RNA sequence: CAGCCGGAUCGGACGGUCGCUGUCGCAAGGCAGAGGAAAGUCCGAACUCCGCAGAGCAGUGUGCCGGAUAACGUCCGGGAGGGUGAGUUCAAGCUCACUCGACGGAAAGUGCCACAGAAAACAUACCGCCUGGGCCGCAAGGCCCGGGUAAGGGUGAAAAGGUGCGGUAAGAGCGCACCGCCGCGGCAGCAAUGCAGCGGGCAGGGCAAACCCCACACGGAGCAAGACCAAAUAGGGAGGAAGUCCGGGACUUCGGUUUCGGACACGCACCGGCUCGGCGCGUCAAACCUCCGGGUAGGUCGCUUGAGCCCCGCAGUAAUGCGUGGCCCAGAGGAAUGGCCGUCCCACGGGAGCAAUCCCGUGGACAAAAUUCGGCUUACAGAUCCGGCUGCCAA
Numbered sequence: 001c002a003g004c005c006g007g008a009u010c011g012g013a014c015g016g017u018c019g020c021u022g023u024c025g026c027a028a029g030g031c032a033g034a035g036g037a038a039a040g041u042c043c044g045a046a047c048u049c050c051g052c053a054g055a056g057c058a059g060u061g062u063g064c065c066g067g068a069u070a071a072c073g074u075c076c077g078g079g080a081g082g083g084u085g086a087g088u089u090c091a092a093g094c095u096c097a098c099u100c101g102a103c104g105g106a107a108a109g110u111g112c113c114a115c116a117g118a119a120a121a122c123a124u125a126c127c128g129c130c131u132g133g134g135c136c137g138c139a140a141g142g143c144c145c146g147g148g149u150a151a152g153g154g155u156g157a158a159a160a161g162g163u164g165c166g167g168u169a170a171g172a173g174c175g176c177a178c179c180g181c182c183g184c185g186g187c188a189g190c191a192a193u194g195c196a197g198c199g200g201g202c203a204g205g206g207c208a209a210a211c212c213c214c215a216c217a218c219g220g221a222g223c224a225a226g227a228c229c230a231a232a233u234a235g236g237g238a239g240g241a242a243g244u245c246c247g248g249g250a251c252u253u254c255g256g257u258u259u260c261g262g263a264c265a266c267g268c269a270c271c272g273g274c275u276c277g278g279c280g281c282g283u284c285a286a287a288c289c290u291c292c293g294g295g296u297a298g299g300u301c302g303c304u305u306g307a308g309c310c311c312c313g314c315a316g317u318a319a320u321g322c323g324u325g326g327c328c329c330a331g332a333g334g335a336a337u338g339g340c341c342g343u344c345c346c347a348c349g350g351g352a353g354c355a356a357u358c359c360c361g362u363g364g365a366c367a368a369a370a371u372u373c374g375g376c377u378u379a380c381a382g383a384u385c386c387g388g389c390u391g392c393c394a395a
Stems, first nucleotide, its partner, number of pairs: 001391010012344007020033005035366001039377002042375005047222004059218005064078005079103001081100008104213002109211002111207003126153002128149009161179006180202001181200004186195003226301004236292005243264009265283004270278002308327003312323004345364008
């Protein structure tokens, strides 16, 4: 210097002009106006309403340890394990660096382990190795009937501890050393766990993102939550003004009740400027009038001062916490935050120039609030910084 990987920050700047939303103002006009993810709505909360004696079952979720936090499946630190690379050892292994993640239990039980393979879990014997007997052959060896073996080959994702030496007919924890494993107690650590010792030749293959077991946690719905004000129309409830007489019928407990017709009176509405008058309805009820209450349209609140942002200091390995000071930063509700012009920046293309550079054109990612926070995940042109690895050049 270039490329790749990881992390962090920014993600066009300034001015003019015409608009949009909110707010202040009598007005003119002033002030403010998207994001790192506003996204997916996957977790966790605040807030609101509904539900709720207690216990258990079922269901769902979480799952190494410690810490952070309002909380979390998030974050930080640690442990154990897998992978890759380097070093080291005769080898297994060990050490270091980087990296990955649903990392409780497979000696409670059940189930499954495709294909291939002899055999996939009370082991087994395909090739091979060793060996007994018989037959054939001059021999090497071959064939048949048995036995031993689990080293070597082969299959598989996985083959019944691994490596090395000894041992053996060949082999084998058969013996020994180391590594692993199991048991016992010890030491270190808050813990996960680690370290060394003693004993045991070694049992108990894998899968729980199969059922299951263990421990812990969990009521539901969501700002279209929810609260308040409240029209027209329709519907619900309560109340209000005005009646007596005569005649006929029906029923009767002989007190009355009910119905039909008529008279006059009264109330309301209409005709009318008003009275008289006319007409209609009513005086039981309905209608009418008044009042009450519920819901709808519509409006207001919830609504943005909050687990808030910035700087500095302190504590802590860190996540984070505490303290001083400063700041107020969209709150609309079919939903504003935009268009155009100029100068500059960046990228690409073309042209001019020996070059520095200049001119012209095109473009500027992903995406956009809707109650609010903390996370996770996903998308993202380009720029800057830091760290690591690799390559090249120079000293």